[in-house]
RNA sequence: GGGCUGGUAGCUCAGUUGGCUAGAGCACUUCAUUCGCAUUGAAGAGGUCAGGGGUUCAACUCCCCUCCAGUCCA
Numbered sequence: 001g002g003g004c005u006g007g008u009a010g011c012u013c014a015g016u017u018g019g020c021u022a023g024a025g026c027a028c029u030u031c032a033u034u035c036g037c038a039u040u041g042a043a044g045a046g047g048u049c050a051g052g053g054g055u056u057c058a059a060c061u062c063c064c065c066u067c068c069a070g071u072c073c074a
Stems, first nucleotide, its partner, number of pairs: 001073007010026004019057001028044005050066005
C1' cells in the first nucleotide's frame, strides 16, 4: 500500500429484503422484602447507532469518504 470482517447503553451483544417510540442480559439508582446483607420482585436512569456527506417521503440498515480495531497478502 491492497483485500476481508467489525464499530449500537458502563460491559457483552441482538436488531439490516429501509418504516410503529432503538432493544435484551449483566452492571448502576430508588422502592418493597430482611435486624442487616444477599436473593427475589417492581420502577427508573443511561444512546449524536464510530465521524462526515449523499440517495429517499423516511436511513442503525443503501452508496461514497475518513477514523479506529482485528485478520490476510505484499